[in-house]
Context: one part of a larger RNA
RNA sequence: UUGACGCUGGCGGCAUGCCUUACACAUGCAAGUCGAACGGCAGCACGGGGGCAACCCUGGUGGCGAGUGGCGAACGGGUGAGUAAUGUAUCGGAACGUGCCCAGUAGUGGGGGAUAGCUCGGCGAAAGCCGGAUUAAUACCGCAUACGCACUAUGGUGGAAAGUGGGGGAUCGCAAGACCUCACGCUAUUGGAGCGGCCGAUAUCUGAUUAGCUAGUUGGUGGGGUAAAAGCCUACCAAGGCUGCGAUCAGUAACUGGUCUGAGAGGACGACCAGUCACACUGGGACUGAGACACGGCCCAGACUCCUACGGGAGGCAGCAGUGGGGAAUUUUGGACAAUGGGCGAAAGCCUGAUCCAGCAAUGCCGCGUGUGUGAAGAAGGCCUUCGGGUUGUAAAGCACUUUUGUCCGGAAAGAAAUCGCUCUGGUUAAUACCCGGGGCGGAUGACGGUACCGGAAGAAUAAGGACCGGCUAACUACGUGCCAGCAGCCGCGGUAAUACGUAGGGUCCAAGCGUUAAUC
Repeated sequence: UUGACGCUGGCGGCAUGCCUUACACAUGCAAGUCGAACGGCAGCACGGGGGCAACCCUGGUGGCGAGUGGCGAACGGGUGAGUAAUGUAUCGGAACGUGCCCAGUAGUGGGGGAUAGCUCGGCGAAAGCCGGAUUAAUACCGCAUACGCACUAUGGUGGAAAGUGGGGGAUCGCAAGACCUCACGCUAUUGGAGCGGCCGAUAUCUGAUUAGCUAGUUGGUGGGGUAAAAGCCUACCAAGGCUGCGAUCAGUAACUGGUCUGAGAGGACGACCAGUCACACUGGGACUGAGACACGGCCCAGACUCCUACGGGAGGCAGCAGUGGGGAAUUUUGGACAAUGGGCGAAAGCCUGAUCCAGCAAUGCCGCGUGUGUGAAGAAGGCCUUCGGGUUGUAAAGCACUUUUGUCCGGAAAGAAAUCGCUCUGGUUAAUACCCGGGGCGGAUGACGGUACCGGAAGAAUAAGGACCGGCUAACUACGUGCCAGCAGCCGCGGUAAUACGUAGGGUCCAAGCGUUAAUC
């Protein structure tokens, strides 16, 4: 060190966890939302009607499957295959775009024709498709208008929109509503913010056993093209352009902030986290859109897998889990949207494998514990012995304490105040209505989790190993073995007194780890 292996293993906190096959993937989930855009009503609940009952009818209400429409799906998440420069880092530049957001200006008038759904009919095994009739819109298309806008021959020409919801005093209306007003939208345009596209300079691994490379190639003109500069593309013209300061070719490789190491200079690396790039079964292509040439969109080709009634269809985990395979080797098919953030929505809210948590793994770092004090008859046992003793060793036992951790019992958070309701005040307004801003008060909301933490009870109770001891290198004796068995990082040990092999006693070093191996400084 993203480690692995062997032996061992008590707890907690914080991190990290397919480096190999960008190999193939069963299953579930990972992108929806809006009924305050629309026609409606499949299912549920309520109301109404009918019926003795079973039940039937009814979009009237809550709401809402499927559908039209809007926004999102281009973010977030993954991976590092490709890429040595169309990349990245730093510093500059001019010829651009921009949904949502902010500020300003001007508008939002009046019409039309369709179509899905529904219904009827047909085809098909399925996926799905076809035809008839009918209907709505913030879907689509003309017309009017044009402050600014675009084009221009400077005369002029061209081009837009959509409504929905809340509230309401007078007036009109049977009512719906008109009308007024507010909010959210819609159209045109100006500026901004943020984001993005483009260009240049410098830097950016190895090889000369790669020395020449290049025809859209280098430049110009006309044309095309783009949001925009440009051989970006095309026709013609000229013959240029790069290169020993390494072109071209080949190999390797995502880049950076950083990380490791080192006194530094350097060297090696680019896991996690953050920024950029590239990719999404392989190759190619465009469509839609503000934005894609689009991981969970479309089309074509290919390989592979699956279904099939053999006619034809379906699929893409380098999202989160998980499976097989490969490998020395890398986790749960968990919980929650409570918080943070994102999408949609006026909001309530819904969705969110982003995220927050939990689970597994001594994988790493940090912390804690496995007791404390006393205790010499220096007990017994072990080992050694010169047989006197020495050593294990205050070690144990004994005595006196403590209770971290663990077990049991009880209490128990912060992370959650916004949204919401009431009220006061300011704005808006014809309005004390609605709505919006600010203040005050109140209430709801916790996955983790009955977790952290706190209190209490009993009890030394629940908790130590690994490697080494010839020199380097801290730590020695006995027995066994007899160039055997074996050890070994280097020097080297072993052939009968081995501090080097094996075992034991003793010792040394680390410690919930210790060694080995691999890699780097």
Small-subunit ribosomal RNA, 5' domain from an uncultured bacterium, 521 nucleotides, folded computationally. The RNAcentral record of the full RNA draws on ENA and SILVA. It matches the Rfam family "Bacterial small subunit ribosomal RNA".